[in-house]
C1' cells in the first nucleotide's frame, strides 16, 4: 500500500409525516430511522418505473447490479 472491516470519531438516511416543484415516475427542504463501510460522486451498460405513444421519442432510480472517478480509521488475518 492492497485485500479485508473490529473497535473510536465523525457521516449518510429507507418507510412514514409536512412542505414545495413536477401530467407522472420522482426532485428539493424539515421531521424520522429501516438500514448501509463508500447509502460518496456519475445515468457509461444492464435493469426497473413514468409520459406521450404506430413505430419510436422524452424522461426518473447512484438506497438495483456491473464499469469509471475519488475517499475518513486501522484490530485480526
Nucleotide at each position: 500500500c492492497c485485500u479485508c472491516g473490529a473497535a473510536a470519531a465523525g457521516g449518510c438516511a429507507a418507510a412514514c409525516c409536512c412542505g414545495u416543484c413536477g401530467u407522472g415516475a420522482g426532485g428539493c427542504g424539515g421531521g424520522g430511522a429501516c438500514g448501509c463501510a463508500a447509502a460518496g460522486c456519475u445515468a457509461c451498460g444492464a435493469a426497473u418505473c413514468u409520459c406521450c405513444c404506430a413505430a419510436g421519442g422524452a424522461g426518473a432510480u447512484g438506497g438495483u447490479c456491473g464499469g469509471g472517478c475519488c475517499a475518513c480509521c486501522g484490530a485480526a488475518a
c-di-GMP-I-GGC riboswitch aptamer from an Actinomycetota bacterium, 77 nucleotides, folded computationally. The coordinates come from a structure-prediction model, not an experiment, and the mean pLDDT is 88.